[in-house]
RNA sequence: UUCUUAUCAGGAGAAGGGUGAGGGAACUGGCCCGAUGACCCCUCAGCAACCGGCCCCAAAGGGGUAGCGGUGCUAAUCCCAGCAGAGGUGGAGUUUUCCAGUUCUGGAGGAUGAGAA
Numbered sequence: 001u002u003c004u005u006a007u008c009a010g011g012a013g014a015a016g017g018g019u020g021a022g023g024g025a026a027c028u029g030g031c032c033c034g035a036u037g038a039c040c041c042c043u044c045a046g047c048a049a050c051c052g053g054c055c056c057c058a059a060a061g062g063g064g065u066a067g068c069g070g071u072g073c074u075a076a077u078c079c080c081a082g083c084a085g086a087g088g089u090g091g092a093g094u095u096u097u098c099c100a101g102u103u104c105u106g107g108a109g110g111a112u113g114a115g116a117a
Base pairs, nucleotide, nucleotide: 001117002116003115004114005113006112007111008110013044015043016042017041018040022033023032024031027082028081029080030079045074046073047072050070051069052068053065054064055063056062057061078109083106084105085104086103087102089100090099091098092097
């Protein structure tokens, strides 16, 4: 990097140090964060429980426990929408069409874990 699979509405920093201008993945449109210092890096603290550990169920597998080890995470739902379908609402047109906006579902994309190449 690619593939498979699980999860993504909850949770947790107004800490110390460094740096100094953009940042929220990419594009578009919104909406936010940011010199009262964001993003990022280090330390510390915390959250969670994917894998390992431990216990139980005969095993595949499942359940539980703790936070010892490996990750992960600590603004906003993955910040929201782009694609498809369905249902309300409003408007235009006039015969089932078009437009706007809204709710839900699914998809696409992405992130993280585990496994494989």
This is a predicted structure of a 117-nucleotide RNA (SAM riboswitch aptamer (S box leader)) from a Clostridia bacterium.
Rfam family: SAM riboswitch aptamer (S box leader). Its family is annotated with regulation of gene expression in the Gene Ontology.
Taxonomically the source falls in Clostridia (Bacteria, Bacillati, Bacillota).
The sequence was found by an Rfam model in a public genome assembly.